A computed fold for an 86-nucleotide RNA from Anaerolineaceae bacterium UBA4781, annotated as c-di-GMP-I-GGC riboswitch aptamer. It matches the Rfam family "c-di-GMP-I-GGC riboswitch aptamer". Its family is annotated with cyclic-di-GMP binding in the Gene Ontology. The sequence was found by an Rfam model in a public genome assembly. NCBI's taxonomy places the organism under Bacteria, Bacillati, Chloroflexota, Anaerolineales, Anaerolineaceae.
[in-house]
RNA sequence: CACGAAAAGGCAAACCCGGUGAAAACCGGGGACGCAAAACUAUGGGUCUACAGCGUGAAAACGCAAUGAUCGCCAGGUUUCCGAAG
Repeated sequence: CACGAAAAGGCAAACCCGGUGAAAACCGGGGACGCAAAACUAUGGGUCUACAGCGUGAAAACGCAAUGAUCGCCAGGUUUCCGAAG
């Protein structure tokens, strides 16, 4: 160290309960699938949703689309515990 043995710890998927939201999703509690950055950041890409908006339609509805969401999708940026092998 761009590496990941050991040790000390850390985080918390699915699911359940309560709450917020139009939704995606998020917050709190429980719970552990996993994680060496599963800490932070929405900068680029991907993915998800569509209240309001635009278009079609008699209507129901359908289509478009992020300023919304996702960092435990990929990458970038910032920070960080320990120290075997290499």